The prediction has a mean pLDDT of 80. Transfer RNA from a Pseudomonadota bacterium, 77 nucleotides, folded computationally.
Parts: sequence; C1' cells; structure tokens
RNA sequence: GCGCCCGUGGCUCAGUUGGAUAGAGUACCUGACUACGAAUCAGGGGGUCGGCGGUUCGAAUCCGUCCGGGCGUACCA
Repeated sequence: GCGCCCGUGGCUCAGUUGGAUAGAGUACCUGACUACGAAUCAGGGGGUCGGCGGUUCGAAUCCGUCCGGGCGUACCA
C1' cells in the first nucleotide's frame, strides 16, 4: 500500500429485512437488610450509536469519505 472485520452508556456486548420512547450484563449512586461490611432486594443517573456528508417521510441499521483498532498479504523469475 491492498483486502477483510470491528468502533453502541465507565467496561463487555446485543440490536443491521431501515420505522414504535436505543437495550442487557457489570460497574457507579441512593435506600432496605446487617452490629459493620459483603451478598441479596428495591430504586436511580449516565449513551442519541467513531467524525462529516448523502439517500429517505424516517438511518445505530443503506451509500461515500475520513479517523481509530484488529487480522491477513507484500515478491519470484
């Protein structure tokens, strides 16, 4: 350089036949429980989906480009 895959709350991920208020686990905060703590139970805050542009009535989901990460390939005559 080329090809493929990935980029969603702090972390790990689901969601991609475009459509209903973007979800789960974990972490965090508050309360209950407890002598205190852990565990458990209840409740809560936090993301607009890597950036930009486009298509569409409507995009995390399609298209283009850029950025970041991973894997593969790069030489014989």
RNAcentral holds the sequence, with entries from ENA.